[in-house]
Context: one part of a larger RNA
Molecule: large-subunit ribosomal RNA, domain II
Organism: soil metagenome
RNA sequence: GCCAACGAGUUAUGGUCUGUAGCAAGGCUAAGCCCAUGGCGGAGCCGCAGCGAAAGCGAGUCUGAACAAGGCGCAUGAAGUUGCAGGCCAUAGACCCGAAACCAAGUGAUCUAUCCCUGUCCAGGUUGAAGCCUGGGUAAGACCAGGUGGAGGACCGAACCGGUGUGCCUUAAAAAGCGCUCGGAUGAGGUGGGGAUAGGAGUGAAAGGCUAAUCAAACUUGGAGAUAGCUGGUUCUCCCCGAAAUAUAUCGAGGUAUAGCCUUGCGCACUUGGCUGCCGGUGGUAGAGCACUGAAUGGACUAGGGGGCCCACCAGCCUACCAAACCCAAUCAAACUCCGAAUGCCGGCAAGCGUAAAAGCGCAGGAGUCAGACUGCGAGAGCUAACUCCCGUGGUCGAAAGGGAAACAACCCAGACCAUCAGCUAAGGUCCCAAAGUGCCGGUUAAGUGGGAAAGGAUGUGGGGGUGCAUAGACAACCAGGAGGUUAGCUUAGAAGCAGCUACCCUUUAAAGAAAGCGUAACAGCUCACUGGUCAAGCGCACCCGCGCCAAAAAUAUAACGGGGCUAAACCGGUCACCGAAGCUAUGGGUGCGGGAUUCUUCCCGCGCGGUAGGGGAGCGUUCGUUGCGGUGUGAAGCCGGAUCGGCAAGGGCCGGUGGACGGCAACGAAGAGCUUAUGUUGGC
Numbered sequence: 001g002c003c004a005a006c007g008a009g010u011u012a013u014g015g016u017c018u019g020u021a022g023c024a025a026g027g028c029u030a031a032g033c034c035c036a037u038g039g040c041g042g043a044g045c046c047g048c049a050g051c052g053a054a055a056g057c058g059a060g061u062c063u064g065a066a067c068a069a070g071g072c073g074c075a076u077g078a079a080g081u082u083g084c085a086g087g088c089c090a091u092a093g094a095c096c097c098g099a100a101a102c103c104a105a106g107u108g109a110u111c112u113a114u115c116c117c118u119g120u121c122c123a124g125g126u127u128g129a130a131g132c133c134u135g136g137g138u139a140a141g142a143c144c145a146g147g148u149g150g151a152g153g154a155c156c157g158a159a160c161c162g163g164u165g166u167g168c169c170u171u172a173a174a175a176a177g178c179g180c181u182c183g184g185a186u187g188a189g190g191u192g193g194g195g196a197u198a199g200g201a202g203u204g205a206a207a208g209g210c211u212a213a214u215c216a217a218a219c220u221u222g223g224a225g226a227u228a229g230c231u232g233g234u235u236c237u238c239c240c241c242g243a244a245a246u247a248u249a250u251c252g253a254g255g256u257a258u259a260g261c262c263u264u265g266c267g268c269a270c271u272u273g274g275c276u277g278c279c280g281g282u283g284g285u286a287g288a289g290c291a292c293u294g295a296a297u298g299g300a301c302u303a304g305g306g307g308g309c310c311c312a313c314c315a316g317c318c319u320a321c322c323a324a325a326c327c328c329a330a331u332c333a334a335a336c337u338c339c340g341a342a343u344g345c346c347g348g349c350a351a352g353c354g355u356a357a358a359a360g361c362g363c364a365g366g367a368g369u370c371a372g373a374c375u376g377c378g379a380g381a382g383c384u385a386a387c388u389c390c391c392g393u394g395g396u397c398g399a400a401a402g403g404g405a406a407a408c409a410a411c412c413c414a415g416a417c418c419a420u421c422a423g424c425u426a427a428g429g430u431c432c433c434a435a436a437g438u439g440c441c442g443g444u445u446a447a448g449u450g451g452g453a454a455a456g457g458a459u460g461u462g463g464g465g466g467u468g469c470a471u472a473g474a475c476a477a478c479c480a481g482g483a484g485g486u487u488a489g490c491u492u493a494g495a496a497g498c499a500g501c502u503a504c505c506c507u508u509u510a511a512a513g514a515a516a517g518c519g520u521a522a523c524a525g526c527u528c529a530c531u532g533g534u535c536a537a538g539c540g541c542a543c544c545c546g547c548g549c550c551a552a553a554a555a556u557a558u559a560a561c562g563g564g565g566c567u568a569a570a571c572c573g574g575u576c577a578c579c580g581a582a583g584c585u586a587u588g589g590g591u592g593c594g595g596g597a598u599u600c601u602u603c604c605c606g607c608g609c610g611g612u613a614g615g616g617g618a619g620c621g622u623u624c625g626u627u628g629c630g631g632u633g634u635g636a637a638g639c640c641g642g643a644u645c646g647g648c649a650a651g652g653g654c655c656g657g658u659g660g661a662c663g664g665c666a667a668c669g670a671a672g673a674g675c676u677u678a679u680g681u682u683g684g685c
Stems, first nucleotide, its partner, number of pairs: 001685006011092013026046003032040003050057002060072004095233002098230001102223006113197009122187001124156003127152001131148006160184003165180004199215001201211003236619006246259005260369002262366007272359001274353003277349006287339001288337002293333003297329003302323001304322002306319004372397007380389002402413003417589004422585003428579003431564003437576001439575006450566001456550002460547005466541004477534005483507003488502003513528001516527003590609008620674001622671008631662001638658005645652001
């Protein structure tokens, strides 16, 4: 892991509600007893009266001085009570399994820590302390040398004790090992035997180490089914309805209570609720505004200040400085408002819609939910970041399948009772993959734009209006001219159109700047403006709109259309077809609710039938019991097999085989009453 069996809302008591049965202004007994499937037993409990803290009084009573006033009651359209069954609550282990822990009494030092007693072990080699001896040396010493000697938590290294590094092993040969390597090896050494110390205790050269493969408090049994606001699991079927992830409070935040939202029952309305219309009210948002509060730009005006001048003091003058108030112009604001919508909200009206099954309200029983998610719109936080956080208001998912978006809870379309090899549509599509147009009309794009992106850039290209020039000849090109005073004046070494400063005149002209650019040291030289000619028809400028171009670099692979591929099979506008879903329709069937018939169990009509938590309803099956009826050695149960029988289903029959002794049906009753999941338990494989 698979299979089988086992495996989780029970029982008792009290309460409450519903159903049902008995009796009913009454109902029931409890313990106990007896002649015991039945009786007796009225102690007691609930109800028939309340009010008061109470004494107590009583259709009243309490407060009170009160025959004020008020509270709670009465004045009854009066019902209870006792069983049984079920829902829920409480108390009990209370649906089941699960702690980490706490406490008590015990058991442990054959492992290990330390200590005590008594034994035992340490190959071999090296070094050579003190002391001593001899010699030297000294006044004597000290001291020096040689020898002797054999010290040491001394040295090297086996046994022994360790466990440094590394390889292997890691369902191991082993619940700590094996190989190589390494540390100690006369010591605070190793080790045998005997003994001592223990659970908040021991022991510890101290790591929270060790105390029997267990240690920040051992193990065993008990309290004990500790507690677990936590995790997991919780077993057959069908039918009806169907949530929440919010508010408030909380030693509260993943819990709980009440409310909100769901469900079931009963009751209530000639009308409640919803939508539309009209009428009345409410409000300070969007917008706007500057009247208030603030912010803020320029100007004018002008206190105060700074600076300069002047000045013995006091004063005075100037100011391209800063600047209050007032004024003008133009602005800004969530916590500004002289104003002020649309929606919204509250109320009213009658009519319409929607229905008929009240979608509403009240009371009562049962819940679940209080981690929400994304998306559109309105705000805040953040970076006008986030699959971000937080509100409001819709939608969807949650609890929703189907079609589209290649794939894709939350986007678009659309809400699946069942069946059909029937039809129509939605979103989205119609060249092939792949159902349906290689459809039609008009336009755009040349970029594979389409099929990813900005500031910014550009004679891309289509459209629009505007403006200027033009057969008295425009624009472009070509031919020619582009002059004189004059090298303007100044400056300068020079400055001659062209370093710089000033001025920018006059003349001749068809036209020609005291010169727009290149150039020279300065001149020169080449162009330009401007003019004539040639040519012959449109040529400029800016703006607005459509589509395109550049800007454009990423990580395994084209990889930014789902693919092929497309110049229409792209984009914009128009138009007609078609495809396309569990939508709608058609035909048949099932079922819930309402209505109508009715021969009384059927028929007809209408509206419904996605669904998690959850509420309600109806059934199937298992074991046992009671009563009745059957089956069975001419073969019970069980097991195996059988697209064919009827049931929506849980399941039930029937037939064959096997098996070899019990078993079934009907009505009712009682439960150890249904298992893919609990890393469930036990067994098998």